RNA sequence: GCGCUCAUAGUCUAGUGGUAGGAUUGCGGCCUUCCAAGCCGUCGACCCGGGUUCAAAUCCCGGUGGGCGCA
Repeated sequence: GCGCUCAUAGUCUAGUGGUAGGAUUGCGGCCUUCCAAGCCGUCGACCCGGGUUCAAAUCCCGGUGGGCGCA
């Protein structure tokens, strides 16, 4: 330099054009003499810019960052 691939919550992860879901953490409650565990509830996220579309996490282009390969 070129190619491939990945980027979603504090962390891990699902989601092949139509309400962003789960686990964990945090917070509140129940339970317990207290704590832990368990149960219930709740807060919290689509890397950035542009394009296509009635509608984009998703498709396209560019950028940034991580990983892999070729030279």
Model confidence (mean pLDDT): 83 of 100. Predicted 3D model of a 71-nucleotide RNA (transfer RNA) from a Promethearchaeota archaeon. It matches the Rfam family "tRNA". By type it is a transfer RNA. Its family is annotated with triplet codon-amino acid adaptor activity in the Gene Ontology. RNAcentral holds the sequence, with entries from ENA.